[in-house]
Molecule: glmS glucosamine-6-phosphate activated ribozyme aptamer
Organism: Macrococcus lamae
RNA sequence: AUAAGGGAUACAGCGCCAGAACAGUGGAUACUGUUGACGAGGAGAAUGGUUAUCGAACUUUCGGCGGAUGCCAUUCCGGACAUGCUUAUUCGAUAGCUGAUCGUUAAAUCUGCCAGGUGACUGGUGGCACAAAGACGUCAGCGCAAGCAAAU
Numbered sequence: 001a002u003a004a005g006g007g008a009u010a011c012a013g014c015g016c017c018a019g020a021a022c023a024g025u026g027g028a029u030a031c032u033g034u035u036g037a038c039g040a041g042g043a044g045a046a047u048g049g050u051u052a053u054c055g056a057a058c059u060u061u062c063g064g065c066g067g068a069u070g071c072c073a074u075u076c077c078g079g080a081c082a083u084g085c086u087u088a089u090u091c092g093a094u095a096g097c098u099g100a101u102c103g104u105u106a107a108a109u110c111u112g113c114c115a116g117g118u119g120a121c122u123g124g125u126g127g128c129a130c131a132a133a134g135a136c137g138u139c140a141g142c143g144c145a146a147g148c149a150a151a152u
Base pairs, nucleotide, nucleotide: 014066015065016064017063019062020035021034022033023032024031025030038055039054040053044076045075046074047073048072049071050070077092078091079090080089083149084148085147086146087145096142097141098140099139100138101137110127111126112125113124114123115122116121
């Protein structure tokens, strides 16, 4: 490098269940089941660390496990960087920092209906609403360095 086989995966506020609560079983320290996070937002690559952002709701959204787009550190790649390289700084293909402003189809809850289940409960659909953070944009301020080489 090629071929064959196997495995993995970006549906990621996501998955799971041993505690707990709840349901069924004339038997109840059992067995079989049910519940166990509502959306918004979030990805250059690798390794390590870390209880990974924002609000909504409020009887367990309790408790726990796993994962994860966050953050931090190091390295690599890339942008800012204006000719190249190195270092430093900062950021991630929307690629500098700070502030203000603008801005986001919220969804669940609630309610009407349909379907499944003995039940706990589950699936679907219509309707009325109601966020916050970050990003983009706009405005203002600040920053945009050093060395070597080349060119003029």